[in-house]
RNA sequence: GCCCUCGUGGCUCAGUUGGUAGAGCGUUACAUUGGUAAUGUAGAGGUCCCGAGUUCAAGUCUCGGCGAGGGCU
Numbered sequence: 001g002c003c004c005u006c007g008u009g010g011c012u013c014a015g016u017u018g019g020u021a022g023a024g025c026g027u028u029a030c031a032u033u034g035g036u037a038a039u040g041u042a043g044a045g046g047u048c049c050c051g052a053g054u055u056c057a058a059g060u061c062u063c064g065g066c067g068a069g070g071g072c073u
Stems, first nucleotide, its partner, number of pairs: 001072007010025004019056001027043005049065005
């Protein structure tokens, strides 16, 4: 220099054919216990890396940028 893959709650990851974003773990409150742990119930937490375009509508499609990983020379 060129090519490929990836970027989504604190962490690890889903998200199908574009239709107002979810799980597990963690966390907070409550229940339970003599008290913890475990378990159960409920809640909080996301501008979906940044910008632009297409569209009635974009996490998803297109383009540019940034970052991470891998391959080739």